[in-house]
Context: one part of a larger RNA
RNA sequence: UGACGGGGGCCCGCACAAGCGGCGGAGCAUGUUGCUUAAUUCGAUGCAACGCGAAGAACCUUACCUGGGUUUGACAUGUAGGGAAAAGCCGUAGAGAUACGGUGUCCUUCGGGGCCCUACACAGGUGGUGCAUGGCUGUCGUCAGCUCGUGUCGUGAGAUGUUGGGUUAAGUCCCGCAACGAGCGCGACCCCUAUCCCAUGUUGCCAGCGGGUAAUGCCGGGGACUCGUGGGAGACCGCCGGUGCCAAACCGGAGGAAGGUGGGGAUGAGGUCAAGUCAUCAUGCCCCUUACGUCCAGGGCUGCAAACAUGCUACAAUGGCCGGUACAAAGGGUCGCUACUUCGCGAGAAGAUGCCAAUCCCAAAAAACUGGUCUCAGUUCGGAUCGCAGUCUGCAACUCGACUGCGUGAAGUCGGAGUCGCUAGUAAUCGCAGAUCAGCAUUGCUGCGGUGAAUACGUUCCCGGGCCU
Numbered sequence: 001u002g003a004c005g006g007g008g009g010c011c012c013g014c015a016c017a018a019g020c021g022g023c024g025g026a027g028c029a030u031g032u033u034g035c036u037u038a039a040u041u042c043g044a045u046g047c048a049a050c051g052c053g054a055a056g057a058a059c060c061u062u063a064c065c066u067g068g069g070u071u072u073g074a075c076a077u078g079u080a081g082g083g084a085a086a087a088g089c090c091g092u093a094g095a096g097a098u099a100c101g102g103u104g105u106c107c108u109u110c111g112g113g114g115c116c117c118u119a120c121a122c123a124g125g126u127g128g129u130g131c132a133u134g135g136c137u138g139u140c141g142u143c144a145g146c147u148c149g150u151g152u153c154g155u156g157a158g159a160u161g162u163u164g165g166g167u168u169a170a171g172u173c174c175c176g177c178a179a180c181g182a183g184c185g186c187g188a189c190c191c192c193u194a195u196c197c198c199a200u201g202u203u204g205c206c207a208g209c210g211g212g213u214a215a216u217g218c219c220g221g222g223g224a225c226u227c228g229u230g231g232g233a234g235a236c237c238g239c240c241g242g243u244g245c246c247a248a249a250c251c252g253g254a255g256g257a258a259g260g261u262g263g264g265g266a267u268g269a270g271g272u273c274a275a276g277u278c279a280u281c282a283u284g285c286c287c288c289u290u291a292c293g294u295c296c297a298g299g300g301c302u303g304c305a306a307a308c309a310u311g312c313u314a315c316a317a318u319g320g321c322c323g324g325u326a327c328a329a330a331g332g333g334u335c336g337c338u339a340c341u342u343c344g345c346g347a348g349a350a351g352a353u354g355c356c357a358a359u360c361c362c363a364a365a366a367a368a369c370u371g372g373u374c375u376c377a378g379u380u381c382g383g384a385u386c387g388c389a390g391u392c393u394g395c396a397a398c399u400c401g402a403c404u405g406c407g408u409g410a411a412g413u414c415g416g417a418g419u420c421g422c423u424a425g426u427a428a429u430c431g432c433a434g435a436u437c438a439g440c441a442u443u444g445c446u447g448c449g450g451u452g453a454a455u456a457c458g459u460u461c462c463c464g465g466g467c468c469u
Stems, first nucleotide, its partner, number of pairs: 007469007015459002019422005026313008034304002042053002064299007073122001077121007088103006106113002124288002127286003133282002135277003138273001140271001145184006151160003164175003190265004195233007205222002209220003236259001239253005315415001319374006331362003336355002340351004381412001386407007428451007
């Protein structure tokens, strides 16, 4: 000077408390450990690993295993020498890689290029080291801190400034002060959202006028409204009252769509953890070089006494089932999304239409509302598991895809100790879309809207953090 204390003071945070809903019990999904295995590739491991890398493991991916091949190589550049074709297509053998046979005969400025063979330099490595590194990232933490110049003090390390009195979400601002200033952070500037105005008006809109239809902005037209796009206004403690030191500010009020940072996002100082990543990439050193490179087939990554983590579905009547009937937002679509018609109980199939999309399509929003039924039961709850029959994608669904129909109908009657999230359009609950993607594991992730609460006395205590001592 820091750090630490079951030292003290002050102050914050869903930290506790007050509430609401979960997890921990059940079944299943996913990840992990462990075990097993020829292999179950590798990494991540308290918070800050465990629905994590993986925004798609049947083959491919794929790095693992078994077996079969290959050695200038699957890929790059160069040198030297040589060649006539190479790619493609067909056939034969084979699990395929590949081998053999046939067919085939590129461009040119005629120098050659492209292709193949041989030789040599070299390639190649998801091999090791994240404790050699760059870059990127997590975390404390969106916490309010971290520093510098000059001056002053101290022999010096250092101190001061940055402490003190107030105040703030904030080292935010005010006052004071041997300090005076400044920088990185905070805030503001950026984006979305909430109100209004101006301009504009198609593919959007339809109030008024006219036409038309079984019906529909369907048509003429219109720019009012909604909405889209662009530009602007608006919020600043600005006004009033009170408190305060005539300060900063705080409390209340008016006006206002919005009030004291309006709500949300992006934004992460100096540092900490030899934190994570050599498997995104890059890279030093080490290691392999007829193999630790590379090609192929099949298998594995999906194994299952057990344990943990994160979720989904439930245990029902605020409910299940059947019928009727409303109201979104945000996205995606040409190797695509598909209206409509017909067939099928259905997953789907056949035909056919529009749309490169504010035009057409995905598209039915669901919970809600309404009518009926069930009447408290392991049930008309719950749906695991299993059997049979199918659909679709795809060379190919045995290992190991998703979905449909019929049958089957397990555990489960609200969960011990303990533990998690959330303060408002939040929790809870209800659907919708997208990325990856042939298809799918999705109950995951990322977004979108619908319905829409309860509670906060307070800071003694638990946890984390800031300042002073």
Description:
A computed fold for a 469-nucleotide part of an RNA from an uncultured bacterium, annotated as small-subunit ribosomal RNA, 3' major domain. The coordinates come from a structure-prediction model, not an experiment, and the mean pLDDT is 84. The full RNA is in RNAcentral, with records from ENA, Greengenes and SILVA. Rfam family: Bacterial small subunit ribosomal RNA. Gene Ontology terms of the family: ribosome and structural constituent of ribosome.